[in-house]
Molecule: Bacterial RNase P class A
Organism: Alteromonas stellipolaris
RNA sequence: GGAGUUGGCCAGGCAAUCGCCGCUUUCGUAAGAAAGGGGAGGAAAGUCCGGGCUCCAAAGGGCAGGGUGCCAGAUAACGUCUGGGCGGCGCGAGCCGACGACAAGUGCAGCAGAGAGAAGACCGCCUAAGCCAGCAAUGGCCGGUAAGGCUGAAAGGGUGCGGUAAGAGCGCACCGCACACCUGGUAACAGGUUGUGGCAAGGUAAACUCCACCCGGAGCAAGACCAAAUAGGAUUCCUUAACGUGUGGCCCGCAUGGGGAUCGGGUAGGUUGCUUGAAUCAGUGAGUAAUUGCUGAUCUAGAGGAAUGGUUGCCCACGACAGAACCCGGCUUAUCGGCCAACUCCACCU
Numbered sequence: 001g002g003a004g005u006u007g008g009c010c011a012g013g014c015a016a017u018c019g020c021c022g023c024u025u026u027c028g029u030a031a032g033a034a035a036g037g038g039g040a041g042g043a044a045a046g047u048c049c050g051g052g053c054u055c056c057a058a059a060g061g062g063c064a065g066g067g068u069g070c071c072a073g074a075u076a077a078c079g080u081c082u083g084g085g086c087g088g089c090g091c092g093a094g095c096c097g098a099c100g101a102c103a104a105g106u107g108c109a110g111c112a113g114a115g116a117g118a119a120g121a122c123c124g125c126c127u128a129a130g131c132c133a134g135c136a137a138u139g140g141c142c143g144g145u146a147a148g149g150c151u152g153a154a155a156g157g158g159u160g161c162g163g164u165a166a167g168a169g170c171g172c173a174c175c176g177c178a179c180a181c182c183u184g185g186u187a188a189c190a191g192g193u194u195g196u197g198g199c200a201a202g203g204u205a206a207a208c209u210c211c212a213c214c215c216g217g218a219g220c221a222a223g224a225c226c227a228a229a230u231a232g233g234a235u236u237c238c239u240u241a242a243c244g245u246g247u248g249g250c251c252c253g254c255a256u257g258g259g260g261a262u263c264g265g266g267u268a269g270g271u272u273g274c275u276u277g278a279a280u281c282a283g284u285g286a287g288u289a290a291u292u293g294c295u296g297a298u299c300u301a302g303a304g305g306a307a308u309g310g311u312u313g314c315c316c317a318c319g320a321c322a323g324a325a326c327c328c329g330g331c332u333u334a335u336c337g338g339c340c341a342a343c344u345c346c347a348c349c350u
Base pairs, nucleotide, nucleotide: 001346002345003344004343005342006341007340008339009338010337012315013314014313015312016311017310018309020039021038023036024035025034026033027032041321045332046331048330049329050328051327052326053219054218055217056216065215066214067213068212069211070084071083072082073081074080085099086097087096088095089094100210101209105208106207107204108203122149123148124145125144126143130141131140132139133138157175158174159173160172161171162170176199177197178196179195180194181192182191183190184189223272224271225270226269233263234262235261236260237259238258243257244256245255246254247253279298280297281296282295283294284293285292286291316319
């Protein structure tokens, strides 16, 4: 200098002015006014997980159903995170992985192929034993054989020597494998000049299933409080048609069969839930880390048709994805560009 890996941070800046939504103070009987101060994100998104909170249900346990799945830890909890193991990728820093069990049982596997599962004689190899023919060579039968070929994604350890009629873990050595033991490790797991076994019923569980662990339901349109009109309900009182109510100034008339009071539920509407919280920042202690203890400081949107915007000036790198609606922890997806730190590889110089 170039090419990369990992982690973290920023998300046009400054100023003026007019608005919008909350808050505080002052003035005002009130309406309101003035001043001050605050006002989107790293993903506010998808609503995919987990928790808080609220209501309902609920003695406890089980079935069903759903989820998770190497080990240990972190956490309020998780399908998240951290560290480790194993496997794969990369020269490397590093990255990726639904990564329990198919030797409990059941199922599934197109095409090709002789054979697809305690497998298989299609080609090939072999005639040692036995039988037949033949004087014999030899031929035939009965057979043997998984070393070689062929099919396939996959064909029941590998290399070599011995062995054999030809072969074969048939025997042996080494490598691999399984089990046991020993050593290290909390564990997953790793190692062993140890022992045993000739050695395997292959694949598939995002197939049923088995094993271990976890899970009650609905959601802020949850829920709580205040509470009109109309209709309906309960209790009680009055009246019994010569009465009551409505119409109307009154009477007649007409219409109607009840009228008054109290109470509670509940609709519209209003208030609340609403943002002080598993909070943020700084320092410090524990821990490899995720995370956590202590101390100090700070208050950082809260609407309810729903605010966070418009205009102007200056600057340059000319500005991406996108906008809260109960809250929080994650994951995933979108994203112009820039900065910082640590590390890796290559080239060159000293």